[in-house]
Context: one part of a larger RNA
RNA sequence: UGGCGGGGGCCCGCACAAGCGGUGGAGUAUGUGGUUUAAUUCGAUGCAACGCGAAGAACCUUACCUGGCCUUGACAUGCUAGGAAUCCUGCAGAGAUGUGGGAGUGCCCGCAAGGGAACCUAGACACAGGUGCUGCAUGGCUGUCGUCAGCUCGUGUCGUGAGAUGCUGGGUUAAGUCCCGCAACGAGCGCAACCCUUGCCCUUAGUUGCCCCCAUUCAGUUGAGCACUCUAAGGGGACCGCCGGUGACAAACCGGAGGAAGGUGGGGAUGACGUCAAGUCAUCAUGGCCCUUAUGGCAGGGCUACACACGUACUACAAUGGUCGGUACAGAGGGUCGCCAACCCGCGAGGGGGAGCUAAUCCCAGAAAGCCGAUCUUAGUCCGGAUUGGAGUCUGCAACUCGACUCCAUGAAGUCGGAAUCGCUAGUAAUCGCCGAUCAGCAUUUGCGGCGGUGAAUACGUUCCCGGGCC
Repeated sequence: UGGCGGGGGCCCGCACAAGCGGUGGAGUAUGUGGUUUAAUUCGAUGCAACGCGAAGAACCUUACCUGGCCUUGACAUGCUAGGAAUCCUGCAGAGAUGUGGGAGUGCCCGCAAGGGAACCUAGACACAGGUGCUGCAUGGCUGUCGUCAGCUCGUGUCGUGAGAUGCUGGGUUAAGUCCCGCAACGAGCGCAACCCUUGCCCUUAGUUGCCCCCAUUCAGUUGAGCACUCUAAGGGGACCGCCGGUGACAAACCGGAGGAAGGUGGGGAUGACGUCAAGUCAUCAUGGCCCUUAUGGCAGGGCUACACACGUACUACAAUGGUCGGUACAGAGGGUCGCCAACCCGCGAGGGGGAGCUAAUCCCAGAAAGCCGAUCUUAGUCCGGAUUGGAGUCUGCAACUCGACUCCAUGAAGUCGGAAUCGCUAGUAAUCGCCGAUCAGCAUUUGCGGCGGUGAAUACGUUCCCGGGCC
């Protein structure tokens, strides 16, 4: 100078409290530990590993295992020799591969001979190659404290010096935010603002969007139109600006008016100096070390195992509910190797069909909870749906290990969960569905990222638990 204290003071945060809903019990999904295995590839390990890398493990992926196989190699550059490339096809084999047959000569220079470019084959060597090791040799990227309000510098002053001062103090703020004071005066990185989005208004524009008026139709369907909605470009608007009070005549705070919005309006992007030798050599790059009969190509298997333990979710245990019938209202997305309408077949998954759409035009596309009515009457049930049997559909070379979905049958545990523990302060929690990335298929009621519908309760307060800031 820091750090720390079961020292003190001040302050903040879903930190506690006040509330609402969960987890911990059940079943299943998924990840991990452990065990097993020929292999169950590798990494991540308190918070900050464990639905994490993986935005998709049947083959591929794939790095693992078993077996078979090659040695300048699957890939790059250079040399020599031969041949154009390429296509069709027989045999052996699990395939990789091996061995035959046939077709076939192109482009550029040149009359031709020949040469060149590209590609293929053979050969020798330089080399290739390595998801091999070290994240404690590294770059880059990332997590975390933490969107916490801090971290520093120049000059001056003080101190022998380390260093201090400034940054402390009195107020105030979400904030080292601002004001006042002061041996300090200024400055930088952070804060805030500038950026995106959402909430109000105006202008411009009017198709694919819209429909007030006029016709028309089953239907904004068509004409007419661009007022409204909307779309998307530009502007306005909020600044404690106005009024009253408090305050030190300050900064600011409290209340009010007007306003779509009020004191940072809501949300996002944005993460200072640094900490954890935090994570990543398996995205990539890279030093050093190591292997080069290892690595690459191939088939099958494994990553999907299962006494068990933990994490994260989903579905439930029911009547604020289940089932049946009728009926209403979104937003945001995706689509030409694609989305696929009408119509027909099938109980259904789906099949046929072929219109439209490179999309404000057509399609995915039926939103669901909700509302109206009926039924069930507290029961392991018309709750719950695991498991299993049978029959099918689709994708794909191929669903045995190991896909998703449909129908029929089967109907398990489960009657609200011990100690403990998590999330959330408003369009939030809770609840309901929709879309997308990945993707041949596969997220199903379950993951992740978005989107809208319905829509609460509570906060006295800061004694206590946890984390943080200042003295």